[in-house]
């Protein structure tokens, strides 16, 4: 110094909580038995089950995600194992790592130009002027200097009026063929020289995605309204003295659903060992275990011994990831001495 | 529990397609005025909430995280 794995004080005793059992009661409580927070419960960043809600099915279109290959997995943006780029002496580590000849934009400032460019400083044939210095003028150049993060292959010979891949070696990069890989890709060979980044900018491709979250939602249901019946043969009361009617009180019923209870809710992509298959991630197979389930929300006190002196931190629908925060030990491989 | 937004001067807020971060009040100095307010001027004051990451170049994209708030029965 890189890299992977473990554990999360032990152990004995004594009161104390919540849960399931189970006996016993005077129906509320005892007593016993058994179990009782993590590796991250945390962040809510992803991915699923599951529940309602929409929808015949299937494409486009909008919108968002992903974005090298090739496996895994229920699924993912995870996870393995290759590739290729970058960092590092190394052991290892890192990447949103598809298109930039599909099409728009952007490239401040600086410079002559910032993208089918360009010519400030500059070089050079000619042409005219002048006695020289030199100056103007038709053309060619683009190596040399200067600006930036980034200037049209890069170094080196030849060439040439001055240059220039204009030729020629070696790199770079592009195209094409051939070989090896399942494939990213790698080697080799030949081509003509070959002409900027930016998509964590719009955008094009290829794949994926309906929305809502256990406060989902099921059940069962007090009082108080609300509708129907009854309301004569047994009853009240009010318009009305009386008879029909109406309306209240009163009973019955019946829907909806408030307090409030109850499921949902813990036996599962499950955990432990072991065998087979793979480089692995992860399948199969056997065999064993049962492992928190609360609604003011339970794990916590004290004693005693040891030790290396104990850190981040605590379930609320579950589960597969990532991410953060944190204590101590191990095993492995690099450099130095 | 679950959903969703914000963090820029001391205080409120801007900053458009990436290219040297303004803008009102406060505060500090001048000017005017006999004073003081009002008014004009000037100059300070920004790790842009942290960190890494695209990129030549991040206040602005992207990613984690740290704070703050706002909804759902």
């Nucleotide at each position: 110094g890189c890299a992977g794995g473990c554990c999360a004080g032990g152990c004995a005793g004594u009161c104390g909580c919540g849960g399931a059992c189970c006996g016993c009661u005077u129906c509320u409580g005892c007593g016993g038995u058994u179990c009782g927070a993590g590796g991250a419960a945390a962040g809510u960043c992803c991915g699923g089950a599951c529940a309602c809600c929409a929808c015949a099915g299937a494409g486009c279109a909008u919108g968002g995600g992903u974005g090298c290959u090739g496996g895994u997995u229920a699924a993912c943006g995870g996870c393995c194992a290759g590739c290729g780029a970058g960092g590092g002496a190394a052991a290892c580590c890192u990447c949103a790592g598809g298109g930039a000849a599909a099409g728009u934009g952007c490239c401040a400032c600086a410079g002559a130009a910032a993208c089918g460019a360009c010519a400030c400083a500059g070089c050079c044939u000619c042409c005219g002027g002048g006695c020289a210095a030199c100056c103007g003028g038709c053309g060619g150049c683009a190596a040399c200097g200067g600006u930036g993060a980034a200037a049209a292959g890069g170094u080196g010979c030849g060439g040439u009026a001055a240059g220039a891949g204009c030729g020629c070696a070696c790199c770079a990069g592009c195209g094409g063929c051939c070989u090896g890989g399942u494939g990213a890709c790698a080697g080799g060979u030949c081509g003509g020289c070959u002409g900027g980044g930016c998509a964590a900018a719009c955008c094009c491709c290829a794949c994926c995605c309906g929305g809502u979250g256990c406060a989902a939602g099921g059940c069962c249901a007090a009082g108080c309204g609300u509708g129907a019946g009854c309301g004569u043969u047994a009853c009240g009361g009010g318009c009305u003295g009386c008879u029909c009617g109406c309306c209240c009180a009163g009973c019955u019923c019946c829907a909806g659903g408030u307090c409030g209870g109850c499921c949902g809710c813990a036996c599962g992509a499950g955990g432990c060992g072991u065998c087979u298959g793979g480089c692995a991630a992860c399948a199969g197979g056997c065999g064993u275990c049962c492992c928190a389930g609360a609604u003011g929300g339970a794990u916590g006190a004290c004693u005693g011994c040891c030790c290396a002196c104990g850190a981040c931190a605590g379930a609320a629908u579950c589960c597969g990831g990532c991410u953060u925060a944190c204590u101590g030990c191990c095993u492995g491989c690099u450099a130095a001495c | 529990g679950g959903g969703c937004c914000g963090u820029u001067a001391g205080c409120u807020c801007a900053g458009c397609u990436g290219g040297u971060a303004g803008a009102g009040c406060a505060g500090g100095g001048g000017a005017c005025u006999u004073u003081u307010a009002a008014u004009c001027c000037c100059a300070a004051g920004g790790u842009c909430g942290u960190a890494g990451g695209u990129u030549c170049g991040a206040g602005c994209c992207c990613u984690a995280c740290a704070c703050g708030g706002c909804c759902c029965a």

Model confidence (mean pLDDT): 77 of 100. This is a predicted complex of two RNAs, RNase P RNA and transfer RNA, with 410 nucleotides together.